[in-house]
Molecule: c-di-GMP-I riboswitch aptamer
Organism: Deltaproteobacteria bacterium
RNA sequence: AAUUGCUAAAGCCAAACCUGUCGUGAGGCAGGGACGGAAAGCCACAGGUCUUUAAGAGACAGCUGGGUUGCCAGU
Numbered sequence: 001a002a003u004u005g006c007u008a009a010a011g012c013c014a015a016a017c018c019u020g021u022c023g024u025g026a027g028g029c030a031g032g033g034a035c036g037g038a039a040a041g042c043c044a045c046a047g048g049u050c051u052u053u054a055a056g057a058g059a060c061a062g063c064u065g066g067g068u069u070g071c072c073a074g075u
Stems, first nucleotide, its partner, number of pairs: 002075004012037002017032006035062001041068003045065003048060005
């Protein structure tokens, strides 16, 4: 540097649901919780889904692809 995630260890994240709070809403944030995750870290670039709407403006990175950075282990 490339590649893989079968095994082990260290640590990491946290679905549903519940509570509080913000938002018209999709949903966000905080606490509890643990179904899962090897990028379930980050970026709305393409597709997709969803919300609101007169135009328009938004949500989802735990839907797929793409970009970018990275832990451990193997080769």